[in-house]
């Protein structure tokens, strides 16, 4: 150059066109329990889902460029 995947919360990751306006686990912060602390338990902040268009009544979710990571063929 050209194929495949992959980018969603600090990290790992679900979700696969519509149910309340995006979840979980880890961390983190708060409050209980405890002589402190770990553990537990109970609460909270944190993300407009790489960007930037298009489709569509409706888009993380389909479809296009680009941007980035991993592979692979030359």
């Nucleotide at each position: 150059a050209c194929c495949c995947u992959c980018g969603u919360a600090g990290c790992u990751c679900a979700g696969c066109g519509g149910a309340g306006u995006a979840g979980a686990g880890c961390g983190u912060c708060c409050g209980g329990u405890u002589c402190c602390g770990a553990g537990c338990c109970g609460g909270a902040a944190g993300g407009c889902c790489g960007c930037a268009g298009g489709u569509u009544c409706g888009a993380a979710u389909c479809c296009u460029g680009c941007c980035g990571g991993g592979g692979g063929u030359a």
Transfer RNA from Longispora fulva, 74 nucleotides, folded computationally. The coordinates come from a structure-prediction model, not an experiment, and the mean pLDDT is 82. Rfam family: tRNA. Rfam describes the family as follows. Transfer RNA (tRNA) molecules are approximately 80 nucleotides in length. The family's RNA type in Rfam is transfer RNA. NCBI's taxonomy places the organism under Bacteria, Bacillati, Actinomycetes, Micromonosporales, Longispora.